Context: one part of a larger RNA
């Protein structure tokens, strides 16, 4: 900008594109087959691998947000407690996230035309032929079936609701909190008729027992005390900020 009024949501599916693996085991059956050694087809079940694709409940990683020991050195008059540097200083731990060495799932099945190759009737050519007329069967291939995009499919489909020739209007946008989204725009959640976001209250989880003070020990310590901190997850609560507003916005017919 089109899709021949302007919208909001659901769709159909032209058509594109992914998927398409291969092993080992056991039964059948030591059965058919072989003189023996040997060993099956067809089927049926179970295992695992490699790919792929979801997701983090489990294991493991990341987690410069958080807890914790710990050196060195400057500061905070000192002590005690912190801070700032030094690779996050270094080291031990780890939630959210986000991975994979974790977890679940995928490839089957089934139908349609077919290839080679097998047939069935069956003439030309009184036989005889699978082909000339007709008919069948038969592959990991070919269509589909499975997942994923999809009506710019210009052949611009379809369905349900809603609005419009009154200066009102369905309906978006511009603004503001934001995060499952992210370069930016979009997406997609919320704007007080409100849990969007920060805050506060509790929980799940991390770390590991805080500073002061008692108290035990000469004393390092230990012990009152699952303690102090923290808390990206989950709840719950308007206290703070999403206030107030603004603009775009559409034909015919009767």
């Nucleotide at each position: 900008c089109g899709u021949u009024g302007g919208a909001a949501a659901u769709u159909u599916g032209c058509g594109u594109g992914g998927u398409u693996c291969g092993g080992g085991c056991a039964c059948u059956a030591g059965u058919a087959c072989g003189a023996g050694a040997g060993g099956a087809c067809c089927g049926u079940g179970c295992c695992g691998g490699a790919c792929c694709g979801a997701c983090c409940u489990c294991c493991g990683g990341u987690u410069u947000g958080c807890c914790g020991g710990u050196u060195g050195u400057g500061c905070c008059g000192c002590c005690a407690g912190g801070c700032g540097c030094a690779c996050c200083g270094c080291c031990g731990g780890g939630u959210a996230u986000c991975c994979g060495c974790g977890u679940c799932g995928g490839g089957u099945a089934u139908g349609g035309a077919u290839a080679a190759g097998c047939g069935c009737u069956g003439a030309a050519a009184g036989c005889a032929u699978c082909u000339a007329a007709g008919c069948g069967c038969g592959a990991a291939g070919c269509c589909u079936u499975c997942c994923a995009c999809a009506a710019g499919a210009u052949u611009a489909g379809a369905u349900u609701u809603c609005c419009u020739u009154u200066u009102a209007g369905a309906g978006g946008g511009c603004c503001g909190u934001c995060a499952a989204a992210g370069a930016c725009g979009a997406u997609g959640a919320c704007g007080u008729g409100g849990a969007u976001a920060g805050g506060g209250u509790g929980c799940a989880g991390g770390u590991g027992u805080a500073a002061a003070g008692g108290c035990g020990g000469c004393g390092a310590c230990g012990c009152c005390a699952a303690a102090g901190c923290c808390g990206a997850g989950c709840a719950c609560u308007a206290c703070u900020a999403a206030u107030a507003g603004c603009c775009c916005g559409a034909a015919a017919u009767c």